[in-house]
Context: one part of a larger RNA
RNA sequence: CGCAGGAGACUUGAAGGGGGCUGUCCCUAGUACGAGAGGACCGGGACGGACGAACCUCUGGUGUGCCAGUUGUACCGCCAGGUGCACGGCUGGUUGGCUACGUUCGGAAGGGAUAAUCGCUGAAAGCAUCUAAGCGGGAAGCUCGCCUUGAGAUGAGGUCUCCCACCCCGUGAGGGGGUAAGGCUCCCGGUAGAUCACCGGGUUGAUAGGCCGGAGGUGGAAGCACGGUAACGUGUGGAGCUGACCGGUACUAAUAGGCCGAGGA
Repeated sequence: CGCAGGAGACUUGAAGGGGGCUGUCCCUAGUACGAGAGGACCGGGACGGACGAACCUCUGGUGUGCCAGUUGUACCGCCAGGUGCACGGCUGGUUGGCUACGUUCGGAAGGGAUAAUCGCUGAAAGCAUCUAAGCGGGAAGCUCGCCUUGAGAUGAGGUCUCCCACCCCGUGAGGGGGUAAGGCUCCCGGUAGAUCACCGGGUUGAUAGGCCGGAGGUGGAAGCACGGUAACGUGUGGAGCUGACCGGUACUAAUAGGCCGAGGA
C1' cells in the first nucleotide's frame, strides 16, 4: 500500500515446513523344519543406542551487589569492629534465572491408492494365460493421519461484536476539517526481546522500586556477660545478615498531555 466504510476479537485451510532411524533380550518354542548339529516364519512383550522437543521436580553445573571462613597490606587515631586492594585475593556453601551430566515425551497406530510382485475369474487363441473387459492382496516409499506456519490464498475467504451517516468548499468526481469505535505516542515493567515486535500495567492502579511478612540461603552477628594467663570457648540466640522467589502495602515512579483515526466509488 492492497484486501471498496472504519475498528476489536475469533476462525476456515489453499499451500508449505517438521517428524519418519534402529538394536538386543524374552514369550510363542527348543515348537514347525532337520538324521543330527542347529533352529524359524507369523504374533506378543521388555529394555536400550543415536537423534529430536519441552522442562527444572530430582541429580549436578553456573551463580562477579547472597552468607560464612581466612592470608598479606593500607586506611577508618588506638582496641574492638569494619572497608579498599591483591584473579571475585583465596576457600566452603548457595535463592531465582539459565542449563545437562538431569527429567519427561516423540518416531507411531490406523485409513486410502499403489511399486516390484503374488493371485481370482477370463477370452482373443475350444487348450493355456494375473489382462485384453472385470476383481483382489501387496512397501521404511505416496496420500490422509501427528506437530507447526498459514487469506499478499491479489482467488486477499468466514463469523461475532463495536462506531456512526457530522461541518466547510465543489454541479460532480473529489478536496479540506473536527470527531466516534479504536489505535499510536509517552511512561512503569517483563512470562518478551539486539532494535523493532510481543505481553502486562498506567491512580477507577499492585506494573516496577521501596517497606512489611514469608520461603529459600548461610550457619551461630555485633555488643554485653561468664570461663580461661592466653589462643579461644560458652550464654544471650537457629542468632545476625540475606540478589532475582511467594504474598501484602500507594510511601516513590507510571502525572498531565499530544497525535492519528469512518462518512461508505